This is a predicted structure of a 396-nucleotide RNA (Bacterial RNase P class A) from a Candidatus Hydrogenedentota bacterium. Its Rfam family is "Bacterial RNase P class A". The family's RNA type in Rfam is ribozyme.
[in-house]
RNA sequence: UGAGUAGGCCGGGCGGCCGCGGCGUCCGCAUGGGCGUCGAGGAAAGUCCGAGCUCCAUGGGCAGGGUGCUUCGUAACGCGAAGGCGGGGUGACCCGACGGAAAGUGGCACAGAAAACACACAGCCGAUGUCGUCUUGCCGGGGGCUUCCCCGGGGAGAAGGCAGGCAACGGUGAAAAGGUGCGGUAAGAGCGCACCAGCGGCCUGGUGACAGGCCGGCUUGCUAAACCCCACCUGGAGCAAUUCCAAAUAGGGGAGCGAUGGAGUGGCCCGCUCCGCUCCCGGGUUGGAAGCUUGAGGCGUGCGGCGACGCACGGCCCAGAUGAAUGGCCGCCUCGGGCGCGUCUCCGUAAGGGGCCGCGCCUAGACAGAACUCGGCUUACAGGCCUGCUCGCUCA
Numbered sequence: 001u002g003a004g005u006a007g008g009c010c011g012g013g014c015g016g017c018c019g020c021g022g023c024g025u026c027c028g029c030a031u032g033g034g035c036g037u038c039g040a041g042g043a044a045a046g047u048c049c050g051a052g053c054u055c056c057a058u059g060g061g062c063a064g065g066g067u068g069c070u071u072c073g074u075a076a077c078g079c080g081a082a083g084g085c086g087g088g089g090u091g092a093c094c095c096g097a098c099g100g101a102a103a104g105u106g107g108c109a110c111a112g113a114a115a116a117c118a119c120a121c122a123g124c125c126g127a128u129g130u131c132g133u134c135u136u137g138c139c140g141g142g143g144g145c146u147u148c149c150c151c152g153g154g155g156a157g158a159a160g161g162c163a164g165g166c167a168a169c170g171g172u173g174a175a176a177a178g179g180u181g182c183g184g185u186a187a188g189a190g191c192g193c194a195c196c197a198g199c200g201g202c203c204u205g206g207u208g209a210c211a212g213g214c215c216g217g218c219u220u221g222c223u224a225a226a227c228c229c230c231a232c233c234u235g236g237a238g239c240a241a242u243u244c245c246a247a248a249u250a251g252g253g254g255a256g257c258g259a260u261g262g263a264g265u266g267g268c269c270c271g272c273u274c275c276g277c278u279c280c281c282g283g284g285u286u287g288g289a290a291g292c293u294u295g296a297g298g299c300g301u302g303c304g305g306c307g308a309c310g311c312a313c314g315g316c317c318c319a320g321a322u323g324a325a326u327g328g329c330c331g332c333c334u335c336g337g338g339c340g341c342g343u344c345u346c347c348g349u350a351a352g353g354g355g356c357c358g359c360g361c362c363u364a365g366a367c368a369g370a371a372c373u374c375g376g377c378u379u380a381c382a383g384g385c386c387u388g389c390u391c392g393c394u395c396a
Stems, first nucleotide, its partner, number of pairs: 001392010012333007020039008041367001045378002048376005053238004059270004064234005069083005084098001085096004099229002104227002106223003121170001123166003128163004133158004138153006178196006197219001199216007242290004252281006261275004297316001299314006335365001336363007344355004
């Protein structure tokens, strides 16, 4: 200095004028007014997880649902931290839907002989057994008696066929009965051996997932974000929950189920409790208060821990609206951006373009608004700053 990677922070400030909401206090009959103080986010978004809280409720089970390597953290989690294994990357780092295929069922198109009890297409062998053919030579008998011919028995060799052996070589495919090499064999094959992978056993290290070493039969495709099996977890609905007060009305009309029934906060079953439940038409009330913000709270310091985080002490109170408050205008400053001009410099034949700096003018400018609260995850985000690490180039 360029590129990358992990993490963090900001995402305006000051002043004036006017206008809002909560709380406290003062003045006031009330309406209202004065003073003080506080008043949106890192995601307030999504509504995806987990809880606190409220109601149903009185228990158990099944189905259903969720998670899925280990250990730790946490109120808990599908989250976080640190590790293990696998994959990507030169690397810093990043990703993982990461239990089980030997419980079972299913799938693997096309090609290929064959896709897992996987039955050999082309092919290799034919040592062993068998069928006949040919060549050569030996022994015996007979005929001919020159060459030679016939019959019987045994040996060697050649090619062919059959029985049988093979899964090595070739081909197909994403994947074909562990891989590579050497030996061996009739030809082959873990058949044997060396190394490697897998599986099993033992030892060592580790809390553990696992890692390393030694030994060994030699060897059992993939797929579970297919059904499934295993382990652990799991009531439901939700602040429009719910509680209270006030007021008004039509104790209206109709239909259905009905004790072998109906209802009881997802479904089904058992149990328990109650005696009603469902639908349609029509009428009344759309008022007020609570819930509502003190929290698994944030901040500072110290200690423990690799870390997430925990403990102790100290001090702080930081929105509670309800058609929905926190806004509008002006001035100045600053960051960034845009336009114009100028000096210098780089590229270029030139035209022109780029860079640093100075001056002038314009411009607060991304995503975006609490509605019960909190811990996470996910998504969106103009621009700027800080820190660690990795790789490349150059200089000393």